[in-house]
């Protein structure tokens, strides 16, 4: 330098005929317990990597950029 994959909550991830942003763990509060853990109930937490475009409508389609992983090439 070229190809491919990935980027969504604090962490691990789901969500592809374009139409509700979600799960588990974690966090907070409550219940229960003499108390703690486990358990149960409720809650908070996201500009969906960044920017632009298409569309009535974009996590999802198109373009550019960024980061990580990987393969190839080059140099040594």
């Nucleotide at each position: 330098g070229g190809g491919g994959a990935u980027g969504u909550a604090g962490c691990u991830c789901a969500g592809u005929u374009g139409g509700g942003a979600g799960a588990g763990c974690g966090c907070c509060a409550g219940a229960a317990u003499c108390g703690c853990a486990a358990u149960c109930u409720g809650g908070a937490g996201g500009u969906c990597g960044g920017g632009g475009g298409u569309u009535c409508g974009a996590a999802u389609c198109c373009c550019c950029c960024c980061a990580u992983c990987u393969c190839c090439a080059c140099c040594a």

Transfer RNA from Thermosulfurimonas marina, 76 nucleotides, folded computationally. Model confidence (mean pLDDT): 83 of 100.